[in-house]
M-box riboswitch aptamer (ykoK leader) from a soil metagenome, 161 nucleotides, folded computationally. The RNAcentral record of the sequence draws on MGnify. Its mean pLDDT, the model's own confidence on a scale to 100, is 76. It matches the Rfam family "M-box riboswitch aptamer (ykoK leader)". Rfam describes the family as follows. M-box riboswitch, also know as ykoK leader is described as a metaloregulatory RNA that sense divalent metals and function as a genetic control element of genes related to divalent metal transport in bacteria. It was first reported upstream of the B.subtilis ykoK gene and genes with related functions in other bacteria. Rfam 15.1 lists 1,095 matches to the family in 932 species. A reference for the family is Ramesh and Winkler (2010), "Magnesium-sensing riboswitches in bacteria", RNA Biol. Rfam links the family to the GO terms regulation of gene expression and response to magnesium ion.

RNA sequence: CCUCGUUAGGUGAGGUUCCUAUAUGGAGAUCAGCUACUACCCAGAAACGUCGAGAGACACCAAUGGGUUAGCAAAAACUAUCGACUUAAGGUAGUUUUUAAUGUAGCUGGAUGACCAUCGAGUUAUCUAGGCCAUAUAGUGCUAAAACUCUACGAUGGGGG
Numbered sequence: 001c002c003u004c005g006u007u008a009g010g011u012g013a014g015g016u017u018c019c020u021a022u023a024u025g026g027a028g029a030u031c032a033g034c035u036a037c038u039a040c041c042c043a044g045a046a047a048c049g050u051c052g053a054g055a056g057a058c059a060c061c062a063a064u065g066g067g068u069u070a071g072c073a074a075a076a077a078c079u080a081u082c083g084a085c086u087u088a089a090g091g092u093a094g095u096u097u098u099u100a101a102u103g104u105a106g107c108u109g110g111a112u113g114a115c116c117a118u119c120g121a122g123u124u125a126u127c128u129a130g131g132c133c134a135u136a137u138a139g140u141g142c143u144a145a146a147a148c149u150c151u152a153c154g155a156u157g158g159g160g161g
């Protein structure tokens, strides 16, 4: 002296699957669905706060929306990877573990047998549709700071020549 970043955006390795279809297995009309309420968890604009060279990231959070069997989107530990060598705030992936009323009330929805003096969606046993749960395959959607590209910015520290 030159060069190495990039989390506006785009493509997308990887990850994931609310939803759809098919198959297998399981529980089972006290299963399942809808509505309302209470409690808790998550997402969530601006401003404020923290980190950064910067791009931005995290935290917080109204209206609102979703969940409590956590799709987008919960938490912790360890490892890997990315974050100008190591790296900040952090993202992603793997492994292990833990969680947010198994809530309350009302309503809806089969078959067969037995029991009850009678009626009753009563009691009990069995079967089973829709749906529910688990696994697999395919799709759809989502996520993505592996990698590439590109815009506006960019290091006073460091790497390479």
Stems, first nucleotide, its partner, number of pairs: 001161004005153001007089001009149003014143003019139008032108006039068005049058003074098009110127006